[in-house]
Molecule: Bacterial RNase P class A
Organism: Demequinaceae bacterium
RNA sequence: UGAGUCGGCCAGGCGGUCGCGUCGCGGGUAACCGCGCCGAGGAACGUCCGGGCUCCGCAGGGCAGGGUGGUGGCUAACGACCACCUGGGGCGACCCACGGGCAAGUGCAACAGAAAGCAAACCGCCUCCCCGGGCAACCGGGGCGGUAAGGGUGAAACGGUGAGGUAAGAGCUCACCAGCGCUUCCGGUGACGGGGGCGGCUAGGUAAACCCCACCCGGAGCAAGGCCAGACAGGAUGCGUGUGAGGGCUGCCCGCCCGAGCAUCCGGGUAGGCCGCUAGAGGCGUGCGGCAACGUACGUCGUAGAUGGAUGGCCGCCGGCCGCGCCGCAAGGCGUGGUCACAGAACCCGGCGUAUCGGCCGACUCAUCCG
Numbered sequence: 001u002g003a004g005u006c007g008g009c010c011a012g013g014c015g016g017u018c019g020c021g022u023c024g025c026g027g028g029u030a031a032c033c034g035c036g037c038c039g040a041g042g043a044a045c046g047u048c049c050g051g052g053c054u055c056c057g058c059a060g061g062g063c064a065g066g067g068u069g070g071u072g073g074c075u076a077a078c079g080a081c082c083a084c085c086u087g088g089g090g091c092g093a094c095c096c097a098c099g100g101g102c103a104a105g106u107g108c109a110a111c112a113g114a115a116a117g118c119a120a121a122c123c124g125c126c127u128c129c130c131c132g133g134g135c136a137a138c139c140g141g142g143g144c145g146g147u148a149a150g151g152g153u154g155a156a157a158c159g160g161u162g163a164g165g166u167a168a169g170a171g172c173u174c175a176c177c178a179g180c181g182c183u184u185c186c187g188g189u190g191a192c193g194g195g196g197g198c199g200g201c202u203a204g205g206u207a208a209a210c211c212c213c214a215c216c217c218g219g220a221g222c223a224a225g226g227c228c229a230g231a232c233a234g235g236a237u238g239c240g241u242g243u244g245a246g247g248g249c250u251g252c253c254c255g256c257c258c259g260a261g262c263a264u265c266c267g268g269g270u271a272g273g274c275c276g277c278u279a280g281a282g283g284c285g286u287g288c289g290g291c292a293a294c295g296u297a298c299g300u301c302g303u304a305g306a307u308g309g310a311u312g313g314c315c316g317c318c319g320g321c322c323g324c325g326c327c328g329c330a331a332g333g334c335g336u337g338g339u340c341a342c343a344g345a346a347c348c349c350g351g352c353g354u355a356u357c358g359g360c361c362g363a364c365u366c367a368u369c370c371g
Base pairs, nucleotide, nucleotide: 001367002366003365004364005363006362007361008360009359010358012318013317014316015315016314017313018312020039021038023036024035025034026033027032041342045353046352048351049350050349051348052347053221054220055219056218060254061253062252063251065217066216067215068214069213070084071083072082073081085099086097087096088095089094100212101211105210106209107206108205122151123150124147125146126145128143129142130141131140132139133138159177160176161175162174163173164172178202179201180199181198182197183196184195185194186193187192225275226274227273228272234266235265236264237263238262239261246258247257248256282301283300284299285298286297287296288295289294319340320339321338322337323336324335325334326333327332
């Protein structure tokens, strides 16, 4: 200097003018007026997860259903986050993983191939028998048996290389290697890693296929749930009052409990106001502990709370980015034109995913050059 990897932060600024919302103060009978503080986000979006909170008297047992899937931490909790292990990718910094089980079972795999799960024989090789040719060696054809080492097909064909052995072959035997099983030692909290020994045991792929295994899970949701005010009109049918209708909020069963009215249909009235609603697992700063996520102590701050739903318009200056022109070795400077995104609270919080104009900072890797 160039190319990368990982992490963090910002999200235009200032002034003037007109106009909005809550709250506070003052004035006013009231309508309203004046002054003042404050007034959307890194994602407020998606609603994919987890909670706080509220209600269901308890939320008992089982089945169904759902979620997760290496180990250890962190957290209120999670499928998030941190560190590590194994496998894979990258020269590397780093990145990725639906990461338990296919000798429990059931499935699936086009085409090619003899054959794709317990087998199989297309071309071949060997032994025996028969026929033909030949002096013979041998050649051709057929039958019974053996074979899977050679060739072919395929992504993949029942471990690999070498030697021995055999009628020809084969882990049939042996040596080495790989995998698998058993065992032992060392390191590690652990997943796991490394070393030794024995065994001829060699069992394809797929579980983000069904399934098996391990662990976890009450439900519903702020339109939750409360308070106040106000209005109205009841009727029919069925069941039931201890031989218990109905109910106990994903579904079913059992258990337990509440219970005198309930269920269905027709018809009438109401839809207003207040709370919940913003002080929180809160923000910021510093110290300490920890590889880190994070924890902890001290200090400090008070930063929307709407309810048809507020924060906007205009002007000026500055700023960022892009293009063009000029100056300059370069860095850069001047001028000019354009542009400044994604987007918008509605109970709150911790994550994840998605969208996006641009800018700043830090650490690390690789390549090249100079000292």